Record summary: Small-subunit ribosomal RNA, central domain from an uncultured prokaryote, 348 nucleotides, folded computationally. Its Rfam family is "Bacterial small subunit ribosomal RNA". The full RNA is in RNAcentral, with records from ENA.
[in-house]
Context: one part of a larger RNA
RNA sequence: CUGGGCGUAAAGCGCUCGUAGGCGGAUAGGUAAGUCAGAUGUGAAAUCCCAGGGCUCAACCCUGGAACUGCAUUUGAAACUGCCAAUCUAGAGUUCAGGAGAGGUAAGCGGAAUUCCGAGUGUAGAGGUGAAAUUCGUAGAGAUCGGAAGGAACAUCAGUGGCGAAGGCGGCUUACUGGACUGAUACUGACGCUGAGGUGCGAAAGCGUGGGGAGCAAACAGGAUUAGAUACCCUGGUAGUCCACGCCGUAAACGAUGUCAACUAGCCGUUGGGAGGAUUGCCCUUUAGUGGCGCAGCUAACGCGAUAAGUUGACCGCCUGGGGAGUACGGCCGCAAGGUUAAAACUC
Numbered sequence: 001c002u003g004g005g006c007g008u009a010a011a012g013c014g015c016u017c018g019u020a021g022g023c024g025g026a027u028a029g030g031u032a033a034g035u036c037a038g039a040u041g042u043g044a045a046a047u048c049c050c051a052g053g054g055c056u057c058a059a060c061c062c063u064g065g066a067a068c069u070g071c072a073u074u075u076g077a078a079a080c081u082g083c084c085a086a087u088c089u090a091g092a093g094u095u096c097a098g099g100a101g102a103g104g105u106a107a108g109c110g111g112a113a114u115u116c117c118g119a120g121u122g123u124a125g126a127g128g129u130g131a132a133a134u135u136c137g138u139a140g141a142g143a144u145c146g147g148a149a150g151g152a153a154c155a156u157c158a159g160u161g162g163c164g165a166a167g168g169c170g171g172c173u174u175a176c177u178g179g180a181c182u183g184a185u186a187c188u189g190a191c192g193c194u195g196a197g198g199u200g201c202g203a204a205a206g207c208g209u210g211g212g213g214a215g216c217a218a219a220c221a222g223g224a225u226u227a228g229a230u231a232c233c234c235u236g237g238u239a240g241u242c243c244a245c246g247c248c249g250u251a252a253a254c255g256a257u258g259u260c261a262a263c264u265a266g267c268c269g270u271u272g273g274g275a276g277g278a279u280u281g282c283c284c285u286u287u288a289g290u291g292g293c294g295c296a297g298c299u300a301a302c303g304c305g306a307u308a309a310g311u312u313g314a315c316c317g318c319c320u321g322g323g324g325a326g327u328a329c330g331g332c333c334g335c336a337a338g339g340u341u342a343a344a345a346c347u348c
Stems, first nucleotide, its partner, number of pairs: 003320004007302002012316001014201002017198001021194003025088003029084003033081002035077008049065006091191001092188003095184004103177007110154001115149001117147001120144002125136002162169002206247006215241002220236004258315006266293009276283002297304002321348003330341004
């Protein structure tokens, strides 16, 4: 080392793509590297094991056997794995025709609302709270009416609805563009799965440069509350939130559940296709999603239960008592903030 695990006890990388590697469909043939069998040689002796024997026994010693699980050579076997050449279509992919979708990028457009500005009407309050005050207002506010500016977000539709690998995506139109699904014949013929390193994407906050800035609002100021109040409440308010380009690379990045494939009772919704039967509304069936229950089974329990945490296989990642610590040191990355990799002493 050969172990047991990873929804909630420690443990699934945030998510793709993909290199090496690992693993890999059906049929018949060849080969004989792995594999299996026989033979030969070797595997020193002692030791170990077995059967005898010798010291009065034993330890000890002697004799014989077995063993030495190995290696090499050689002769065979051919099911499985490998390799070679051939064929196939169930995996995978291509083609054609469709319908669905907040999938992505860019440009343009729209209305409601908030705020500010200028004009009219109009007069003493408005605002805010548990109650107040700070605040705004006779230099005419708040209210109301029409005008104009600007930024951000898109009510209703809206739905355990949809799309996307994840992060995420929601007004309308156009252009470009990715994926999935359904049906059909035709084509390729295992082209596949996973994936150490690597590569790209990656909410919010934050950073750099230049714009923009309506509302909201860390910091900050003031008013309250309070024993105090560096808070909760109120009035203001700057970064930021928005745009372009470039960084950062982290989240309870969660289904706290890696990806792929196969198999294993049912029932009830719902979304997108298809087939069939009715024919104003419906029913039935199939497939790809998305939900609720539930049998077997699993689970420490909770619960999961064809979208598995059931029964199996392939490959990767990760865990191994608590604290110290996701820290120190070193490396790599970053403008910085910091990220990533990642201990030990000591202690319980």